[in-house]
Molecule: c-di-GMP-I riboswitch aptamer
Organism: Chloroflexota bacterium
RNA sequence: UCCGAGAAAGAGCAAAACCGGGCAAACCCGGUGACGCAAAGCCAUGGGCCUAAAGCUGAACUGAGUCAAGGCCGCCAGGCUGCCGAC
Numbered sequence: 001u002c003c004g005a006g007a008a009a010g011a012g013c014a015a016a017a018c019c020g021g022g023c024a025a026a027c028c029c030g031g032u033g034a035c036g037c038a039a040a041g042c043c044a045u046g047g048g049c050c051u052a053a054a055g056c057u058g059a060a061c062u063g064a065g066u067c068a069a070g071g072c073c074g075c076c077a078g079g080c081u082g083c084c085g086a087c
Base pairs, nucleotide, nucleotide: 012037013036017032018031019030020029021028022027035074041080042079043078045077046076047075048072049071050070055066056065057064
């Protein structure tokens, strides 16, 4: 280089948007749908970010500031777990 033969895997999750629902909101759940993801599986432990009902402050009856015990693991780190293959 040519010819022949020949594994595993050939799957998973699901952004935005729309519809329905929960919620004060962030956001979450279900359906449709795929932007992407080799952990885009799980955990709120550390950092970061989002919301601010209640509370507090201060206005005065319009609204402001602050705050997580609420939320985001498809923001990062960390922890736990998982699939195929090579060496």